């Protein structure tokens, strides 16, 4: 180079046919506890890599970059 696969919360990771972003860990409260854990209950955090284009509506669909991984060369 070329082919395929990926980029969504702090970290990991869903989102069926495009229908307006889950959950777990973690982080802050509170309850329980002599205190911590641990178990409950509640709560905050998201420009979905970036810049266009379709659409009434884009995490998803099209075109360009940009990283990452895997195969060939």
């Nucleotide at each position: 180079u070329g082919g395929g696969g990926g980029g969504u919360a702090g970290u990991u990771g869903a989102a069926u046919u495009g229908g307006u972003a889950a959950a777990a860990c973690g982080c802050c409260g509170c309850g329980c506890u002599c205190u911590g854990g641990a178990c409950g209950c509640g709560g905050a955090g998201g420009u979905u890599c970036c810049a266009g284009g379709u659409u009434c509506g884009a995490g998803u669909c099209c075109u360009g970059g940009c990283c990452c991984c895997c195969c060939a060369g």
RNAcentral holds the sequence, with entries from ENA and MGnify.
Transfer RNA from a bacterium, 73 nucleotides, folded computationally.